This is a predicted structure of a 74-nucleotide RNA (transfer RNA) from an uncultured Pirellulaceae bacterium.
The coordinates come from a structure-prediction model, not an experiment, and the mean pLDDT is 81.
The sequence was found in a public genome assembly.
This record gives sequence, structure tokens and C1' cells, in this order.
RNA sequence: GGUCGUGUAGCUCAGUUGGUUAGAGCGCGUCGCUGAUAACGACGAGGUCGCAAGUUCGAAUCUUGCUACGACCA
Repeated sequence: GGUCGUGUAGCUCAGUUGGUUAGAGCGCGUCGCUGAUAACGACGAGGUCGCAAGUUCGAAUCUUGCUACGACCA
């Protein structure tokens, strides 16, 4: 330098005919339960969906460029 893949909550990851309000587990907070913890249960907080532009009535999802990381080729 080229090809391909990945980037979504603090962490690990889902999310297909593009359609109102984006989810799970763990973690965190509050409460319940307990003699007290753990475990368990309920509720809650937490997101510019990597960045920018384009297509569309409508984009996490489609297109292009850029960027970070990884694999392979040179």
C1' cells in the first nucleotide's frame, strides 16, 4: 500500500422485508426478603448506534468518504 471484517449502555454482545418510543446478560443505584451477608425478586439510572455526507416521507439498518482496531496478501 491492497482486500476483508469489526465499532450499538461501564463490560460482553443481540438487533433483516428501513417504520413511532433501540434491547439482553453482567455490572451500578434504590427497595423488598434475611439476625446479617450472599443468592433471589421488583423498580430505576445509564446510548450523539465510531465520525461526516448522501438516498428516502422515514436510516443503527442502504450508498460514499474518513477514522480506530483486527486478520490476510504484498